[in-house]
Predicted 3D model of a 730-nucleotide part of an RNA (large-subunit ribosomal RNA, domain II) from a Syntrophomonadaceae bacterium. Its Rfam family is "Bacterial large subunit ribosomal RNA". Gene Ontology terms of the family: ribosome and structural constituent of ribosome.
Context: one part of a larger RNA
RNA sequence: GGCAGGGAGUUUGUCUUAAUGGCGAGAAUAACUUCUGUUUAGGAAGGCAUUCUAAGCGAAAGCGAUAUGCGCGCAGCUGGCUUGUCCAGUGAGGUGCGACGUGCGAAAGUGCGUGCAGUCAUUAGGAUCAUACCCGAAGCCGUACGAUCUACGCCUGGUUAGGAUGAAGUGGGGGCUAACCCUCCCAUGGAGGUCCGAAGAGUUGCUGCCUUUCAAAGCGCUCUCAUGAACUGGGUGUAGGGGUAAAAGGCCAAUCAUGUGCGGCAAUAGCUGGUUCCUCUCAAAAUGAGCCUAAGCUCAGCCUUGUCCGAGUUAGCUAAAAAGGUAGAGCACUGAUUGAGUAUUCAGGAAUCGAGAGAUUUCGAUACACUGUCAAACUCCGAAUUUUUUAGCGACGUAGAAGACAGGAGUGGGGGCACUGGGGUAAGCUUGGUGUCCAAAAGUGGAACAACACAGACUAAAGUUAAGGUCCCAAAAUGCUGAUUGAGUGAAACGAACUUAGUCACCAGUCGUAGACAGCCGGGAGGUAGGCUUAGAAGUAGCCAUCCUUUAAAAAGUGUGUAACAGCUCACCGGUCAAUGACUGUUGGCGAGGAAAAUGGACGGGUCUAAAUCAGCUACCGAUACUUUAGACCGCACCCUACUGGGGUGUGUGUGGUAGAGAGGCGUGUCGCAUGGGUAGAAGAUGGGUCGUAAGAACCAUUGGACCGUGUGAUAUUGAAAAUCCUGCC
Numbered sequence: 001g002g003c004a005g006g007g008a009g010u011u012u013g014u015c016u017u018a019a020u021g022g023c024g025a026g027a028a029u030a031a032c033u034u035c036u037g038u039u040u041a042g043g044a045a046g047g048c049a050u051u052c053u054a055a056g057c058g059a060a061a062g063c064g065a066u067a068u069g070c071g072c073g074c075a076g077c078u079g080g081c082u083u084g085u086c087c088a089g090u091g092a093g094g095u096g097c098g099a100c101g102u103g104c105g106a107a108a109g110u111g112c113g114u115g116c117a118g119u120c121a122u123u124a125g126g127a128u129c130a131u132a133c134c135c136g137a138a139g140c141c142g143u144a145c146g147a148u149c150u151a152c153g154c155c156u157g158g159u160u161a162g163g164a165u166g167a168a169g170u171g172g173g174g175g176c177u178a179a180c181c182c183u184c185c186c187a188u189g190g191a192g193g194u195c196c197g198a199a200g201a202g203u204u205g206c207u208g209c210c211u212u213u214c215a216a217a218g219c220g221c222u223c224u225c226a227u228g229a230a231c232u233g234g235g236u237g238u239a240g241g242g243g244u245a246a247a248a249g250g251c252c253a254a255u256c257a258u259g260u261g262c263g264g265c266a267a268u269a270g271c272u273g274g275u276u277c278c279u280c281u282c283a284a285a286a287u288g289a290g291c292c293u294a295a296g297c298u299c300a301g302c303c304u305u306g307u308c309c310g311a312g313u314u315a316g317c318u319a320a321a322a323a324g325g326u327a328g329a330g331c332a333c334u335g336a337u338u339g340a341g342u343a344u345u346c347a348g349g350a351a352u353c354g355a356g357a358g359a360u361u362u363c364g365a366u367a368c369a370c371u372g373u374c375a376a377a378c379u380c381c382g383a384a385u386u387u388u389u390u391a392g393c394g395a396c397g398u399a400g401a402a403g404a405c406a407g408g409a410g411u412g413g414g415g416g417c418a419c420u421g422g423g424g425u426a427a428g429c430u431u432g433g434u435g436u437c438c439a440a441a442a443g444u445g446g447a448a449c450a451a452c453a454c455a456g457a458c459u460a461a462a463g464u465u466a467a468g469g470u471c472c473c474a475a476a477a478u479g480c481u482g483a484u485u486g487a488g489u490g491a492a493a494c495g496a497a498c499u500u501a502g503u504c505a506c507c508a509g510u511c512g513u514a515g516a517c518a519g520c521c522g523g524g525a526g527g528u529a530g531g532c533u534u535a536g537a538a539g540u541a542g543c544c545a546u547c548c549u550u551u552a553a554a555a556a557g558u559g560u561g562u563a564a565c566a567g568c569u570c571a572c573c574g575g576u577c578a579a580u581g582a583c584u585g586u587u588g589g590c591g592a593g594g595a596a597a598a599u600g601g602a603c604g605g606g607u608c609u610a611a612a613u614c615a616g617c618u619a620c621c622g623a624u625a626c627u628u629u630a631g632a633c634c635g636c637a638c639c640c641u642a643c644u645g646g647g648g649u650g651u652g653u654g655u656g657g658u659a660g661a662g663a664g665g666c667g668u669g670u671c672g673c674a675u676g677g678g679u680a681g682a683a684g685a686u687g688g689g690u691c692g693u694a695a696g697a698a699c700c701a702u703u704g705g706a707c708c709g710u711g712u713g714a715u716a717u718u719g720a721a722a723a724u725c726c727u728g729c730c
């Protein structure tokens, strides 16, 4: 890993709700006793303690209630006719008053209660005490057992090849001295947690080998100590908040920041995982408030089931009447704020004049009338949306709406998109609001793609469409009409300012057959080299001025050039040529540049000059949508019937669904009652088609060789694919 088997809401007591049943103003007995019994089952009789109910109110003392007085009115019933969505009467239940009991109060009034239904049993839902759906801690406490491992101590033994170094002391000699001391040399001597290195002890590095190992710590090489605080045998002592420790939280039997075994114990777990058959109906939440609260819980909200009641209800639209101070806007207030003014304003600063008084100017402040602005905590103003009420339309409702009560929940991690706010440079960001979808929603499109577009899947078959598409992959147009683009722009993500005699379209203005624009040919002069300046300055370094003449036209000169001249050229003029012309500008369309990311690469791809872009038209394809046909189921109404059921007709904007609520079924073991099958072959197994929406069921064949069904009721160790599930086999 595979297969088989096992494997999780159980049981007791109490409370509560519903259904069913018994009795009923009452209901029920409990322990226990006796009898019976095929003697641990069961049944009968007793037991009447006690519990609940029949009266409440009040802290208490205490006091103590409708035997229906007046109405409304659903269902039902009765009557009537004109047979209706009718009228009248009655009207259980329901309901409005009144009345009564009691507490408070001076009273008014007000709280609770009153015109009778309980109780016991069974079954089911839920709560609660218990292991309480199952598995799962790390831990805490108690008690016992451990020092054959290891730590340290004590007792008694054992071991330490060989080599090196050569301390103190001692003897002799030399030096020195008055002498000793001191010092040197030679011998002798044999010290040391001395050195090298076996045994022995250890374990530095290779971060070698090994790493389902030879081994739950080994192997190889290398390395450290090796007369010492050395190593070691045997015996013995210290025990768990304790020991021992040259101290590492080390070691105390592969276990140590408090050993191990057993017990308390199924500890507890707001945390993780798992929790077993089918179908049908409805169907959430991820919000508010509180919490030693944030992974949880309680109340509310939202879901579901049942009951009561009995007529109106309000998602949507329209209108009317109200509410409001946001967006925007504004400067009238509160503050902020630009500029230029005016003032017989000012104990202000500075300068000038003056002997001084003072004068003048300027800066500043204040005020005024202008000008230009800003505001979440400014407002002279002020929407849209929104909210409330009323009316109408629409929708829903006696086939029971709205409302009320009762049982059961789950949820309380949310998320995307569109629009709109706050914080933020921004975010698949964060925090709000409204809507929607995903969550809990399949199908079609979007290449792929929870939430984007279309569209809400009961089943089967056929047709028509939606979004989106129609050259091939790939269903359907190589469709039609008119334009644009030449960049593979583009062809289903995306790109700025700025630049553009790329090209298309419209418009405005100017010039033009009295000849424009461009080209070509010719002219482009004189006073004069203007004056000044300067070495020079002659149109053309610079300064000033910029006139006049001849002319078709020609500047006291547009640029180049010279040292300065010269030379070339332009403005300007004539000629030639010739117009469906030329020039300038605004706007719009499609393009171009601007344009940078890490393995090679993406219009989905191939490819396309349309199969691109813009505008229009027709056809077709395309979904679980819509329609048609047939069928199933669900709710409701009515009818029939052999009536816990079955059938038929009608009706419905009915039938996606997680958590979850509700309903009905299938199957397994055992038991009661009834009734059957089986050696002429039971159960089980293998194969086959059949029936049922399904869980499943029967049948046939083969195998097998002795038990097994059906109906009905009861009961439960009752359904496995999952839990790093458990056990076995392979």
Base pairs, nucleotide, nucleotide: 001730002729003728004727005726006725011130013128014127015126016125017124018123019122020121021120022119023118026052027051028050032046033045034044035043036042056063057062066098069097070096071095072094076090077089078088079087080086081084099114100113101112102111103110104109133274134273136271140264141263142262143261144260145259151238152237153236154235155234156233157232158231159230160228162196163195164194165192169188170187171186172185173184174183175182200225201224202223205221206220208219209218240256242252243251244250277665278664279663280662281661282660287300288299289298290297291296301411302410303408304407305406306405307404308403312396313395314394316393317392318391319390320389321388322387323386328381329379330378334375335374336373339370341368342367343366345365346364348363349362350361351360352359353358414438415437416436417435418434419433420432421431422430443454444453445452458631459630460629461628462627463626464625468621469620470619471606472605473604477618479617480616481615482614483613484612490608491607498593499592500591502590503589504588505587507585508584509583510582511581519576520575521574522573523572525549526548527547530544531543532542559568560567632655633654634652635651636650637649638648639647640646641645666719668716669715670714671713672712673711674710675709676708677707684703685702686701687700688699690697691696